[in-house]
RNA sequence: CGCUUAUCAAGAGAAACCGAGGGAAAUGGCCCGAUGACGUUUCAGCAACCCCUGACAGAAUCAGGAAGGUGCUACUUCCACAAGACUUUGUCUUGAGAGAUAAGAG
Numbered sequence: 001c002g003c004u005u006a007u008c009a010a011g012a013g014a015a016a017c018c019g020a021g022g023g024a025a026a027u028g029g030c031c032c033g034a035u036g037a038c039g040u041u042u043c044a045g046c047a048a049c050c051c052c053u054g055a056c057a058g059a060a061u062c063a064g065g066a067a068g069g070u071g072c073u074a075c076u077u078c079c080a081c082a083a084g085a086c087u088u089u090g091u092c093u094u095g096a097g098a099g100a101u102a103a104g105a106g
Stems, first nucleotide, its partner, number of pairs: 001106001003104006013043005021032003027080003044073003048070003051065005077098001081095006
């Protein structure tokens, strides 16, 4: 780097620095931002996956843990695409596309 599989409604903050945009790409909305967003660093936390423990012969699944490896800590992946339903211009459900994260082999 691409591929495969799984998950993505929950959870989790402060300080210092920086200084104007940011929320994955294009677009449309809607939010956040000098009361300092975003980003970087430090500490802290969460528990998505690997991991550890237990329930099981094993797998799956469930519960617990947080020493370790990644990850994450505004808004459903912020919503928007398609189909269907309904109390119809809105709400809900399902699915797809793209994305993110982890693991695996190459």
This is a predicted structure of a 106-nucleotide RNA (SAM riboswitch aptamer (S box leader)) from Sporosarcina sp. BI001-red. It matches the Rfam family "SAM riboswitch aptamer (S box leader)". Gene Ontology term of the family: regulation of gene expression. The prediction has a mean pLDDT of 83.